[in-house]
RNA sequence: UCGAAUCCGUUGGGGUGCCCCGCUGGGGGCUGAGAGGCGCGAGCCGACCCAUCGAACCUGAUCCGGUUAGCACCGGCGGAGGGAACGGAGACGCGACCCGA
Numbered sequence: 001u002c003g004a005a006u007c008c009g010u011u012g013g014g015g016u017g018c019c020c021c022g023c024u025g026g027g028g029g030c031u032g033a034g035a036g037g038c039g040c041g042a043g044c045c046g047a048c049c050c051a052u053c054g055a056a057c058c059u060g061a062u063c064c065g066g067u068u069a070g071c072a073c074c075g076g077c078g079g080a081g082g083g084a085a086c087g088g089a090g091a092c093g094c095g096a097c098c099c100g101a
Base pairs, nucleotide, nucleotide: 001096002095003094006089007088008087009086010085011051012050013049014048017030018029019028020027021026036045037044038043057082058081059080063076064075065074066073
């Protein structure tokens, strides 16, 4: 001089799909962290995940191959293009590097 995991606070970002039924009041099943509630709707509330060391999530994409009842999943696309951050604890510690005696 620089610095980590992890935790906390505040703020912000994000998705809510697929299948079946005697279905349009609704009920059942699948995956997932999450598929919720109120409302005519706009929207609001809640849970969950994620926040630049950023595959949370979006675009390409009604994409390509495998697979599934279908979504999901696996691989590709993908070193692609976008994407929401600050403070505190950790720490009078520890570690790395540099300088001097």
Molecule: TPP riboswitch aptamer (THI element)
Organism: Limimaricola soesokkakensis